This is a predicted structure of a 71-nucleotide RNA (transfer RNA) from a Candidatus Kaiserbacteria bacterium.
It matches the Rfam family "tRNA". About the family: Transfer RNA (tRNA) molecules are approximately 80 nucleotides in length.
RNA sequence: GCGGGAUUAGUUAAAUGGUAUAACGACUGCCUUCCAAGCAGUAGUCAGGAGUUCGAUUCCCCUAUCCCGCA
Repeated sequence: GCGGGAUUAGUUAAAUGGUAUAACGACUGCCUUCCAAGCAGUAGUCAGGAGUUCGAUUCCCCUAUCCCGCA
C1' cells in the first nucleotide's frame, strides 16, 4: 500500500428498514437492629459524518480505532 472483519449502556452481549433488549454494574425504595443477600423501581446505549428512504442502528459512501490476511 491492497483486501476482509469488528465498533450498540460503565462492562459483556442480542436484535432488526418501523418505540433498541437482556445480564452484571450504578442509583432509589422495601426488608433487616446494622451489613450482606433478596424484592420492586429509575436512569443510562446503536464509533463520527454525509447520502437513499415516509422512516436508518440496519442499506450505500467517507473517516477513526482495533483484528486478520496479502504484498
RNAcentral holds the sequence, with entries from ENA.